This is a predicted structure of a 97-nucleotide RNA (c-di-GMP-I riboswitch aptamer) from a Gemmatimonadota bacterium. The prediction has a mean pLDDT of 85. It matches the Rfam family "c-di-GMP-I riboswitch aptamer". From the family's description: GEMM was predicted in a large-scale screen for bacterial structured RNA regulatory elements. Its family is annotated with cyclic-di-GMP binding in the Gene Ontology. The sequence was found by an Rfam model in a public genome assembly. The organism belongs to Gemmatimonadota, within Bacteria.

RNA sequence: AAGCGAAAAAGGCAAACUUCGCGAAAGCGGAGGGCGCAAAGCUGCGGGGCUACCGCGAUCACGAAUCGGUGAUCGCCAUGCCAGCCGGGCUCCCGAA
Repeated sequence: AAGCGAAAAAGGCAAACUUCGCGAAAGCGGAGGGCGCAAAGCUGCGGGGCUACCGCGAUCACGAAUCGGUGAUCGCCAUGCCAGCCGGGCUCCCGAA
C1' cells in the first nucleotide's frame, strides 16, 4: 500500500413518521426524529424499479351536426425520478485480529 472490518478511538450519515416548501406524480429540499449504514460520500455508466404532466390510442358522456371541440376512464409512453435495489467508476477516517 492493498486486502480486511474490532464489544477499539475520533467522528459522520439519517429510515419510518411529523411539519413547512417545490413538483402533475414519482420524488426532492429545510426542521424535528433515529430504523439502520464501514462508504447509507459523490457519480444515472450497466442492470432493475417507480411515476405519466405532455403526447398517442381506445371507450363513454355532453354539446354540436357529417369537419372538429370539452370532460372522465383505461392502455402505451421518459426526456422525469430512485445511489438506503444490485453492480461499476471516483474519493475517503481509523488500524485490532